[in-house]
C1' cells in the first nucleotide's frame, strides 16, 4: 500500500427477507440457610464503534472515518 472480516448491556454472543433490542454468565433486592454455595422469585443495566445518507421506519441497506484481526505485496 491492496484485499477480506469483526465492532450490539460488565464479559461472551444472537438478532443473516428493514417494523418497539434479546440469550447465557455476571451484578442488585427478597425468599430459603446458623452463614456461604446451590436453588426460587423479582429487578437494574445497551442512543447497537463515530458521522452522514436512503426510507414512513435502520442493529440491518449505501458512503466515509476509527479500532482490532487475518491474507497478500
Nucleotide at each position: 500500500c491492496g484485499g477480506a472480516g469483526u465492532g450490539u448491556g460488565g464479559c461472551g454472543c444472537a438478532g443473516u427477507a428493514g417494523g418497539c433490542a434479546g440469550c447465557g454468565c455476571g451484578c442488585c433486592u427478597g425468599g430459603u440457610u446458623u452463614g456461604g454455595g446451590a436453588c426460587c422469585a423479582g429487578g437494574a443495566g445497551g442512543u447497537c464503534g463515530g458521522g452522514a445518507g436512503u426510507u414512513c421506519g435502520a442493529g440491518a441497506c449505501u458512503c466515509u472515518c476509527c479500532a482490532c484481526u487475518c491474507c497478500g505485496a